[in-house]
RNA sequence: GACAAGAUAGCCAAAUGGUUAAGGCAUCGGUCUGCAAAACCGAGAUUAUGGGUUCGACUCUCAUUCUUGUCU
Numbered sequence: 001g002a003c004a005a006g007a008u009a010g011c012c013a014a015a016u017g018g019u020u021a022a023g024g025c026a027u028c029g030g031u032c033u034g035c036a037a038a039a040c041c042g043a044g045a046u047u048a049u050g051g052g053u054u055c056g057a058c059u060c061u062c063a064u065u066c067u068u069g070u071c072u
Base pairs, nucleotide, nucleotide: 001071002070003069004068005067006066007065010025011024012023018055027043028042029041030040031039048064049063050062051061052060
């Protein structure tokens, strides 16, 4: 320098252009208990940033930033 993949909660991770952005671990609050643990209930996301397309974008597209890999 060229190409490819990726960026979603503290961590991991899903999500056909549409209906509350699933789930697990952790954290916090509550129920329960003599106290804990376990169990159960609840809380938390400007989907990397900025534009574009669309009635509607995590999803399609453009640019930028960052990460990883391959080739040279």
Predicted 3D model of a 72-nucleotide RNA (transfer RNA) from a Bacteroidota bacterium. Taxonomically the source falls in Bacteroidota (Bacteria, Pseudomonadati). It matches the Rfam family "tRNA". By type it is a transfer RNA.